[in-house]
RNA sequence: UGGGGAGUCGUCUAACCAGGUAAGACAGGGGCCUUUGGAGCCUCGAAUCCCGGUUCAAAUCCGGGCUCCCCAG
Numbered sequence: 001u002g003g004g005g006a007g008u009c010g011u012c013u014a015a016c017c018a019g020g021u022a023a024g025a026c027a028g029g030g031g032c033c034u035u036u037g038g039a040g041c042c043u044c045g046a047a048u049c050c051c052g053g054u055u056c057a058a059a060u061c062c063g064g065g066c067u068c069c070c071c072a073g
Base pairs, nucleotide, nucleotide: 001072002071003070004069005068006067007066010026011025012024013023020056028044029043030042031041032040049065050064051063052062053061
């Protein structure tokens, strides 16, 4: 430099192909229970890499960037 793939709560992973309330687990805060809690139960907060475009509506589609991984040179 060229080609391909990926980027979503603190972490891991869905939702993307086929546009329509961003979901789950773990972690964290609060509470209940309990002799105790690092067990169990309830509850709360928390995210779409960035900038544009299309659309009534974009995590999803399109364009341009950024970062990472793989392959080729």